[in-house]
Context: one part of a larger RNA
Molecule: small-subunit ribosomal RNA, 5' domain
Organism: uncultured bacterium
RNA sequence: GAUUAACGCUGGCGGAAUGCUUUAACAUGCAAGUCGAGCGGCAGCGCGGGGCAACCUGGCGGCGAGCGGCGAACGGGUGAGUAAUGCAUCGGAACAUGUCCAUUCGUGGGGGAUAGCCCGGCGAAAGCCGGAUUAAUACCGCAUACGUCCGAGAGGGGAAAGCGGGGGACCCGCGAGGGCCUCGCGCGAAUGGGUUGGCCGAUGUCCGAUUAGCUAGUUGGCGGGGUAAAGGCCCACCGAGGCGAUGAUCGGUAGCUGGUCUGAGAGGAUGAUCAGCCACACUGGGACUGAGACACGGCCCAGACUCCUACGGGAGGCAGCAGUGGGGAAUUUUGGACAAUGGGGGCAACCCUGAUCCAGCCAUUCCGCGCGAGUGAAGAAGGCCUUCGGGUUGUAAAGCUCUUUUAUCCGGAGCGAAACGGCGCGGGUGAACAUCCCGCGCUACUGACGGUACCGGAAGAAUAAGCACCGGCUAACUACGUGCCAGCAGCCGCGGUAAUACGUAGGGUGCGAGCGUUAAUC
Numbered sequence: 001g002a003u004u005a006a007c008g009c010u011g012g013c014g015g016a017a018u019g020c021u022u023u024a025a026c027a028u029g030c031a032a033g034u035c036g037a038g039c040g041g042c043a044g045c046g047c048g049g050g051g052c053a054a055c056c057u058g059g060c061g062g063c064g065a066g067c068g069g070c071g072a073a074c075g076g077g078u079g080a081g082u083a084a085u086g087c088a089u090c091g092g093a094a095c096a097u098g099u100c101c102a103u104u105c106g107u108g109g110g111g112g113a114u115a116g117c118c119c120g121g122c123g124a125a126a127g128c129c130g131g132a133u134u135a136a137u138a139c140c141g142c143a144u145a146c147g148u149c150c151g152a153g154a155g156g157g158g159a160a161a162g163c164g165g166g167g168g169a170c171c172c173g174c175g176a177g178g179g180c181c182u183c184g185c186g187c188g189a190a191u192g193g194g195u196u197g198g199c200c201g202a203u204g205u206c207c208g209a210u211u212a213g214c215u216a217g218u219u220g221g222c223g224g225g226g227u228a229a230a231g232g233c234c235c236a237c238c239g240a241g242g243c244g245a246u247g248a249u250c251g252g253u254a255g256c257u258g259g260u261c262u263g264a265g266a267g268g269a270u271g272a273u274c275a276g277c278c279a280c281a282c283u284g285g286g287a288c289u290g291a292g293a294c295a296c297g298g299c300c301c302a303g304a305c306u307c308c309u310a311c312g313g314g315a316g317g318c319a320g321c322a323g324u325g326g327g328g329a330a331u332u333u334u335g336g337a338c339a340a341u342g343g344g345g346g347c348a349a350c351c352c353u354g355a356u357c358c359a360g361c362c363a364u365u366c367c368g369c370g371c372g373a374g375u376g377a378a379g380a381a382g383g384c385c386u387u388c389g390g391g392u393u394g395u396a397a398a399g400c401u402c403u404u405u406u407a408u409c410c411g412g413a414g415c416g417a418a419a420c421g422g423c424g425c426g427g428g429u430g431a432a433c434a435u436c437c438c439g440c441g442c443u444a445c446u447g448a449c450g451g452u453a454c455c456g457g458a459a460g461a462a463u464a465a466g467c468a469c470c471g472g473c474u475a476a477c478u479a480c481g482u483g484c485c486a487g488c489a490g491c492c493g494c495g496g497u498a499a500u501a502c503g504u505a506g507g508g509u510g511c512g513a514g515c516g517u518u519a520a521u522c
Stems, first nucleotide, its partner, number of pairs: 003519001005518005012369006019361001020327001025324002028322003033070003038067002041063002045061003048057003077280003086205007095197002100193008108142001110140002118131005148157003162185006170179003206252003213243003218240004223235003255277004259270004282303005305316004333359001335358003341355001342353004372402004382393004408458005416449001421443008466511005471492003477506005487494002
C1' cells in the first nucleotide's frame, strides 16, 4: 500500500459498489412456458337461443385436461473434479448447423390408427389395464423430382401440410358453403451466405527424484466398422515399436484466462465482483428424444439419504431466487415489477420470465457532506499542575450577532416511454377504392422504483464525535497509585519506593464516522 475480511470501542446523512472464502442436509413458495390462426372437443366462467321448470344447446367470447408444434441444450448457479480430453495465443482440414438472409423448384392424390370423451375393471396412493369411438400441421403408402443422393455409366432411391384474411364476374350446391382469384403465415427439396459448434496441431501453463524407468490397443501399417467428421475411436491380420534426466511414469496441489494487488521496473502474489472458455448438477453408470444434450428444475439402472404407505408399493434431489438447519471469526429479504433491456411462444393482442430492473439489510469498501459561523478576557467558575508568585485547560465556555447544509414537517414535481396500436396520405402486391406489407405525418395508452431524484417553503444551534497513541524506532509529558507485584510489549525492552514504558487523571499528538487489533500477500 492493499483485502469479498473478521474482532473491540464508537457511530449523523447521502451517492456508488460488494456481500457463505467454511461441504453436511434441506420445510415452504416461486425460478419454462406458450400457441384455439395445427386438431378433436367443452370440465369450469360469461353471453345468446330453447324450455313452466329441472335443464338442454359449442351458437359466441373464451378455455381445464388431451393430441400436435416450437421452446425447454438459452438464460441462472457452483468450482467438486481436471496438470491436460482444460485454458491462452497462433495455425489447420476431414465436418455439422433448428430459427435467420438470398436464390431456384414444388406444395397432387389417398389410407390406417391413437389420446381425449364414454363404458367396465384393478390399486391405499402413485398410477394402470380392457372395450367402443374420433381428429389433425400426429403417422404411413402412392404420384411427381429443376436440382439432390448412390452409381464409371446405364440406371436406381428419396418429398411435402395445411391455416387465416379478403373478393367483382363465372361455376357447383336447396342451403350452409365450396370451387376460382388474391394476400399473409406456413410445409417440402436444393444451392449459397451468415451465425454457432465439433475435431486436429504447435508453443506456453505449479511442487516433489526421499517418484527412474513407463507402455500390449501399447507404437505403426493394410483392410474394415463407426461418427456430422480425421483418427486404435473400435475390430481382424501383420510388423515391433512408442515415451523418458530437455524429467516419462508416479505422488501432491490447483478450474484456466482477460484481469486484480503490489512494485520505479523486472518481478512476486492472486484469479471475489464483471467478461471469455471449461467442468459439474445427491454419488456412479447409461442411453433416448432432438438441429443441438449423453440434458441442474427429462428418462432408465445401481447406491447412500429423506419422506408417504392400507406393508403390496410409491415419491424426492436449492452448486436457480428467497429462506431453514448445520459448520464457522464471518457474509443479507421466505420483498416489488415485468415500466425499461433482453429471452421463449404467438399473425397479433398478449402470456411467461427470482434473467433483469428496482427496493430492503450490513460503516463491508470507495467517494462526498455535516455535526455550525462571527465576535467574545472579568483570561469567569471548575479540573490539573505548582517553586504558592502563578501556569494550563482557554476564545475554549458563558454572553452578543448571524446562518440553516443534514435531520424534521408542508407543498410542487422529472428523464427513464416510444414503440407495438389507431387515423390520414403516398408507394408496393393485386382484377380490386378488398386484404396484407413498407414509408411519412398526426395521435391515444402504458412507470415497479415513487410518499423517489430535484425544486420551493417553515421553525430552530436546533438532530449529530469518537478511537488509538504519547521510552526509542514515532508526532505527542506531568501528577498520583503500584512496588520484578499487578501488568505492558511489534523489536529493543519497562516494573524490585520518586516508573514520561504498568493503572488512573489532567494535558498533548495522530486520524476522524470512524479508529485500533488480528490474519494473509506484495